Background:
This is a predicted structure of a 476-nucleotide part of an RNA (small-subunit ribosomal RNA, 3' major domain) from a metagenome. Its Rfam family is "Bacterial small subunit ribosomal RNA". The prediction has a mean pLDDT of 85.

Context: one part of a larger RNA
RNA sequence: UGACGGGGGCCCGCACAAGCGGUGGAUGAUGUGGUUUAAUUCGAUGCAACGCGAAAAACCUUACCUACCCUUGACAUGCUAGGAACUCUGCAGAAAUGCAGCGGUGCCCGAAAGGGAACCUAGACACAGGUGCUGCAUGGCUGUCGUCAGCUCGUGUCGUGAGAUGUUGGGUUAAGUCCCGCAACGAGCGCAACCCUUGCCAUUAGUUGCUACAUUCAGUUGAGCACUCUAAUGGGACUGCCGGUGACAAACCGGAGGAAGGUGGGGAUGACGUCAAGUCCUCAUGGCCCUUAUGGGUAGGGCUACACACGUCAUACAAUGGCGCGUACAGAGGGUUGCCAACCCGCGAGGGGGAGCCAAUCCCAGAAAGCGCGUCGUAGUCCGGAUUGGAGUCUGCAACUCGACUCCAUGAAGUCGGAAUCGCUAGUAAUCGCAGAUCAGCAUGCUGCGGUGAAUACGUUCCCGGGCCUUGUACA
Numbered sequence: 001u002g003a004c005g006g007g008g009g010c011c012c013g014c015a016c017a018a019g020c021g022g023u024g025g026a027u028g029a030u031g032u033g034g035u036u037u038a039a040u041u042c043g044a045u046g047c048a049a050c051g052c053g054a055a056a057a058a059c060c061u062u063a064c065c066u067a068c069c070c071u072u073g074a075c076a077u078g079c080u081a082g083g084a085a086c087u088c089u090g091c092a093g094a095a096a097u098g099c100a101g102c103g104g105u106g107c108c109c110g111a112a113a114g115g116g117a118a119c120c121u122a123g124a125c126a127c128a129g130g131u132g133c134u135g136c137a138u139g140g141c142u143g144u145c146g147u148c149a150g151c152u153c154g155u156g157u158c159g160u161g162a163g164a165u166g167u168u169g170g171g172u173u174a175a176g177u178c179c180c181g182c183a184a185c186g187a188g189c190g191c192a193a194c195c196c197u198u199g200c201c202a203u204u205a206g207u208u209g210c211u212a213c214a215u216u217c218a219g220u221u222g223a224g225c226a227c228u229c230u231a232a233u234g235g236g237a238c239u240g241c242c243g244g245u246g247a248c249a250a251a252c253c254g255g256a257g258g259a260a261g262g263u264g265g266g267g268a269u270g271a272c273g274u275c276a277a278g279u280c281c282u283c284a285u286g287g288c289c290c291u292u293a294u295g296g297g298u299a300g301g302g303c304u305a306c307a308c309a310c311g312u313c314a315u316a317c318a319a320u321g322g323c324g325c326g327u328a329c330a331g332a333g334g335g336u337u338g339c340c341a342a343c344c345c346g347c348g349a350g351g352g353g354g355a356g357c358c359a360a361u362c363c364c365a366g367a368a369a370g371c372g373c374g375u376c377g378u379a380g381u382c383c384g385g386a387u388u389g390g391a392g393u394c395u396g397c398a399a400c401u402c403g404a405c406u407c408c409a410u411g412a413a414g415u416c417g418g419a420a421u422c423g424c425u426a427g428u429a430a431u432c433g434c435a436g437a438u439c440a441g442c443a444u445g446c447u448g449c450g451g452u453g454a455a456u457a458c459g460u461u462c463c464c465g466g467g468c469c470u471u472g473u474a475c476a
Stems, first nucleotide, its partner, number of pairs: 001476002003473003007470007015460002019424005026315008034306002042053002064301007073127001077126002079123005086103001088101005107116003129290002132288003138284002140279003143275001145273001150189006156165003169180003195267004200235007209225003213222002238261001241255005317417001321376007333364003338357002343352003383414001388409007430452007
């Protein structure tokens, strides 16, 4: 100087408390461990691994296993020889591949011979190739403490020195934020602001959007751009004003005005560093290793196994509910290899059909909870839907291993969950649906979007994590 203390002081954080809803019990989904297996590819392992890499494992993906094949190689550059490329057909085979055959000559230079570019075949060698090892050789990227308020430097001063001072102190703040004081005076990286979005207003603009006027079944048509909206530019909030407290400060408390008030809400943004944290399987790369194989191709299988254990979720156990009928209101997205209307067929998944739309125009698209009426009457039920049988639909070369969905039948566990444990402070929790990426098909996952919409916070004694000062130390 740090680090640590079941030392002290001060202060924060859904850290506790106060509340609301869960997890832990059930069934299923998914990931992991374990076991099994020819293989169940690999990585991630307290917080900070475990719906994680994977924003899609039937084949492909795919890295794993088995079998069959190739050896200058699937890919790059260089050399030689031949041929344009390429299309089609037959046989063997699971295919890769092997064998055989038909057709066919292009572009540029040149009169021709020939040469050149691109591509194919054969040959020899330099080499290719490796998701092989080492993240404890590395770059890059990322997680975490933590959006915590800290981390440092120059000069000066003090100290023999390590170092100290500044950065401590008195207040204050979300903040090393600001004020005052002070052997310090300044500065840098962080904080804040500048950026995006949302909440108010104005200006500009008015179609595909909108409708105060007229009209219509209908924003349908005329007319218009007032309003809503869209999207560009501005304004607006600064403790600016008033009162009080305070040290005549910074600031805090209350108030006015205001759409908004003290960082308005949300996001992006992550200092010096810590964990030899994670990643050699994104990529790059040192070293090592393989080179008729640890490289390459194909088919099939596996990654989907199942006495079990754990994590994360979905659905429930019901009446604030289930079911039936009727009826209302979003936002944000996507669409030409696409989204697919009307209409017809089918109980339905879906099929037929073909209008419109490269989309403020058309489509996906019926939002759902809600509201109205009816029914059920506390029951393993008109709750719950697992499982299984049968029949189908769709995608796709192909749904056996191993897809999703529909219909009929079947109706399991489950009556609110032990010890323990998680999230959340407001348009939040809870609850309800919608969209998108990936994607042929496949979503209870993920990322977004809106609808309905709470309760509680006395307080900081205690648990956890963190910041500052101080003290002890046989630790570094």